A computed fold for a 358-nucleotide RNA from a Gammaproteobacteria bacterium, annotated as Bacterial RNase P class A. Rfam family: Bacterial RNase P class A. Clan: RNaseP clan. From the family's description: Ribonuclease P (RNase P) is a ubiquitous endoribonuclease, found in archaea, bacteria and eukarya as well as chloroplasts and mitochondria.
RNA sequence: GGAGCCGGCCAGACAGCCGCUCCGCGUCCUCAAGGCGCGGGGAGGAAAGUCCGGGCUCCACAGGGCAAGGCGCCAGGUAACGCCUGGGAGGCGCAAGCCUACGGAAAGUGCCACAGAAAAUAUACCGCCUACGCCUGCACCCCCUGCAGGCCGGUAAGGGUGAAAUGGUGCGGUAAGAGCGCACCGCGUCUCUGGCAACAGAGGCGGCAGGGUAAACCCCGCCUGGAGCAAGACCAAAUAGGGAAACGUGGGUGCGGCCCGCACUGUUUCCGGGUAGGUUGCUUGAGGUGCGCGGCGACGCGCAUCCCAGAGGAAUGGCUGUCCACGACAGAACCCGGCUUACCGGCCGGCUCCCAAU
Numbered sequence: 001g002g003a004g005c006c007g008g009c010c011a012g013a014c015a016g017c018c019g020c021u022c023c024g025c026g027u028c029c030u031c032a033a034g035g036c037g038c039g040g041g042g043a044g045g046a047a048a049g050u051c052c053g054g055g056c057u058c059c060a061c062a063g064g065g066c067a068a069g070g071c072g073c074c075a076g077g078u079a080a081c082g083c084c085u086g087g088g089a090g091g092c093g094c095a096a097g098c099c100u101a102c103g104g105a106a107a108g109u110g111c112c113a114c115a116g117a118a119a120a121u122a123u124a125c126c127g128c129c130u131a132c133g134c135c136u137g138c139a140c141c142c143c144c145u146g147c148a149g150g151c152c153g154g155u156a157a158g159g160g161u162g163a164a165a166u167g168g169u170g171c172g173g174u175a176a177g178a179g180c181g182c183a184c185c186g187c188g189u190c191u192c193u194g195g196c197a198a199c200a201g202a203g204g205c206g207g208c209a210g211g212g213u214a215a216a217c218c219c220c221g222c223c224u225g226g227a228g229c230a231a232g233a234c235c236a237a238a239u240a241g242g243g244a245a246a247c248g249u250g251g252g253u254g255c256g257g258c259c260c261g262c263a264c265u266g267u268u269u270c271c272g273g274g275u276a277g278g279u280u281g282c283u284u285g286a287g288g289u290g291c292g293c294g295g296c297g298a299c300g301c302g303c304a305u306c307c308c309a310g311a312g313g314a315a316u317g318g319c320u321g322u323c324c325a326c327g328a329c330a331g332a333a334c335c336c337g338g339c340u341u342a343c344c345g346g347c348c349g350g351c352u353c354c355c356a357a358u
Base pairs, nucleotide, nucleotide: 001354002353003352004351005350006349007348008347009346010345012323013322014321015320016319017318018317020042021041022040023039024038025037026036027035028034044329048340049339051338052337053336054335055334056228057227058226059225068224069223070222071221072220073087074086075085076084077083088102089100090099091098092097103219104218108217109216110213111212112211125159126158127155128154129153133151134150135149136148137147138146139145167185168184169183170182171181172180186208187206188205189204190203191202192201193200194199232280233279234278235277242271243270244269245268246267247266251265252264253263254262255261287306288305289304290303291302292301293300294299324327
């Protein structure tokens, strides 16, 4: 100098003027509401998607089981998680480092297009072989023997098909072959060693049971009640309707031929439910910052300090000036922890590889 990896941070700045919203104090006003003045606060790293986990609220719920869904190497962190940290295994990269839906296919069932003999009780298209048995021909007078061909067969070396072909390589062996035998690798199993564990290493034994697929059914282990701030709580008009008491026992309507009677209908007061509306829930919280301690780390503990949006048709804006590297994605709606997605540009720290010089 070039190429790259990891982590953290910022997200135009400053000033003036005019607004919006919340809180506190003062003042006008009898109080409230409202106005005015002063002081203070006023979007994000993702406020987003609403995909996980929890708090909070209401409903349901004895216990256990089934079903359904989710998760899935090991250990730890956490309120909890499908998140995070550390480790293991596998894969990618020269490396820094990155990625992984990473339990079980020797419980059972299913599926594996096309091609191919065969896609998993098995089997043989082209091949290879003719040792054993039989037949034919030739050589030989005949038998034996040899050669050629066939039948019955053997084989899975090699070729071919396929995404995938029944452990791999080598040597021996054989008629040709084959874990048929042996060595190494792989696999299984047992023991030992290291590790909390996942797992790793070493040794012994077994010729070897194992094609793939579980984001196919399934098996194993663990977890899970439902709905959500439009949750929920409180206050509470008008109109209509409900209940109770008192008054009136008079009138009207219906039943009835009439009387009695029964039902409905009145006035006043009170009560309760609920709608509109209002208040609350609402922001002090698994909180931020600094320091110290423990831990590789996620994180935890202690001390000090700070209060940092709370609207609700929904505020956080507009204008002007100066400067620069000319400004991306994007706007809270009960709260918090994550994940994912979007994003102009810039800063800081650590590390790797290459080139050159010393």
It was read from a public genome assembly, where an Rfam model found it. Of the family's consensus pairs, 96% are formed in the model.